[in-house]
Molecule: Bacterial RNase P class A
Organism: FCB group bacterium
RNA sequence: AAAGCAGGAUAAACGAUCGCGUCUUAUGACGUAAGUCCAGGAUGAGGAAAGUCCGGGCUCCAAAGGGCCAGGGUGCCCCGUAACGCGGGGGCGGAGUAAUCCGACGGAAAGUGUCGCAGAAAAUAACAGCCUACCUGUUUCCUUAUUAGGAAACAGCGGCAAUGGUGAAAACGUGGUGUAAGAGACCACGGUCUGCCCUGGAGACAGGGCGGUCGGACAAACCCCACCCGGAGCAAAGCCAAAUAGGGAAGGAUGAGGUUGGCUCGCCUCGUUUGACUUCCGGGUAGGCCGCAUGAGAAUAUGGGCAACCAUAUUCCCAGAUAGAUGAUCGUUCGUCAGUUAUUGAUGACAAAACCCGGCUUAUUUCCUGCUUUUUGC
Numbered sequence: 001a002a003a004g005c006a007g008g009a010u011a012a013a014c015g016a017u018c019g020c021g022u023c024u025u026a027u028g029a030c031g032u033a034a035g036u037c038c039a040g041g042a043u044g045a046g047g048a049a050a051g052u053c054c055g056g057g058c059u060c061c062a063a064a065g066g067g068c069c070a071g072g073g074u075g076c077c078c079c080g081u082a083a084c085g086c087g088g089g090g091g092c093g094g095a096g097u098a099a100u101c102c103g104a105c106g107g108a109a110a111g112u113g114u115c116g117c118a119g120a121a122a123a124u125a126a127c128a129g130c131c132u133a134c135c136u137g138u139u140u141c142c143u144u145a146u147u148a149g150g151a152a153a154c155a156g157c158g159g160c161a162a163u164g165g166u167g168a169a170a171a172c173g174u175g176g177u178g179u180a181a182g183a184g185a186c187c188a189c190g191g192u193c194u195g196c197c198c199u200g201g202a203g204a205c206a207g208g209g210c211g212g213u214c215g216g217a218c219a220a221a222c223c224c225c226a227c228c229c230g231g232a233g234c235a236a237a238g239c240c241a242a243a244u245a246g247g248g249a250a251g252g253a254u255g256a257g258g259u260u261g262g263c264u265c266g267c268c269u270c271g272u273u274u275g276a277c278u279u280c281c282g283g284g285u286a287g288g289c290c291g292c293a294u295g296a297g298a299a300u301a302u303g304g305g306c307a308a309c310c311a312u313a314u315u316c317c318c319a320g321a322u323a324g325a326u327g328a329u330c331g332u333u334c335g336u337c338a339g340u341u342a343u344u345g346a347u348g349a350c351a352a353a354a355c356c357c358g359g360c361u362u363a364u365u366u367c368c369u370g371c372u373u374u375u376u377g378c
Stems, first nucleotide, its partner, number of pairs: 001374009012333007020044006028037003046350001050361002053359005058233004071229005076090005091105001092103004106224002111222002113218003127164002129160003135156009172190006191214001193212008238289003247281005255270005297316008334348005
């Protein structure tokens, strides 16, 4: 320098002007009240606030204590945690020259099922090929004991799985013995799975000994084994509570309404137990309050631990909207990019709380550190 691997930080800064939410000065001003309003001060998104994929807190329903059935999830070991399907460390397997990364990583030797293309065959193997020891037939030859015996070739019936070819994978591998040809049929070495034992380790597991075995793959196919799981969710739950309609109780006829600027009379309409009208009560709706910001909280320091994380001390209080505030403009600086040379232009990502936390995943700006491999120079 190039290529790569891992980790971390950042998420523009300051000032001015205008604007918004919340709290507060505030027992403020105005208003009977509900409420409305000026000004000052403080404060006001994220690393992912996102997807809503997992795990919890909290709330109600409820009893979820035991067993069975169904359904869903998880699946190497140890640790961390409130908990997890998350994280840390380790084991085993795989990828890479390496740094490093990836793995639903129990069971296919309980049963069922599936296995594209190629190939004879993908699990009761036999296409080409090899064999003629056994059996049958035909032909030829030999012997001469001639309705017999023997040999060879071919065919059939058979035997075989070494060799060839196909495939990601072909019925343990290599070598030998053996045989008609062959074959774990047998032997040596090696390997697979498994039972028992020994050693190391906390464990997964690793190393070794003896015996058995040679059974293709797939369980993110059914299934089997082990373990875990009640449901609904802040539109939860609680409190206050209009108008209208309906319900209940009590009263209830010189009643109620219209006509009028108002009053009276008149007139009209309705009602008198099928109850007008008045008062009260209760449920629920709109609406409001609460839940709702002191929490598995943050920062710093010290200590423990390889680490995830934990403990102790001190300090701090850090958004709370409800159609949804957190913004805009200008100036200076900063970062990046492009050009140029004392500076100019462009640009500053992804995206925005909604009950709250812990994770995972996805989106995304710029920079830094460490490590690996290769090449070059000193």